[in-house]
RNA sequence: AGGCUCGUAGCUCACCGGCUUUAGAGCAUCGGUCUCCAAAACCGAAGAAGAAGGUUCGACACCUUCCGGGCCUG
Numbered sequence: 001a002g003g004c005u006c007g008u009a010g011c012u013c014a015c016c017g018g019c020u021u022u023a024g025a026g027c028a029u030c031g032g033u034c035u036c037c038a039a040a041a042c043c044g045a046a047g048a049a050g051a052a053g054g055u056u057c058g059a060c061a062c063c064u065u066c067c068g069g070g071c072c073u074g
Base pairs, nucleotide, nucleotide: 001073002072003071004070005069006068007067010027011026012025013024018057029045030044031043032042033041050066051065052064053063054062
């Protein structure tokens, strides 16, 4: 330099272009119940679509560019 691939909560992963709900789950975190205290268990809460454009009635999803990670070729 060229090609391929990935990017969604702190972490690991779901989500077929669809409506209105609120992008869901597990772990982690926080609060509560329980307990002498803690743990466990149960209840609840907060937390995310890498960035910018484009297509579309509608985009996390499709297209382009960029950014970052990984792999391959030279």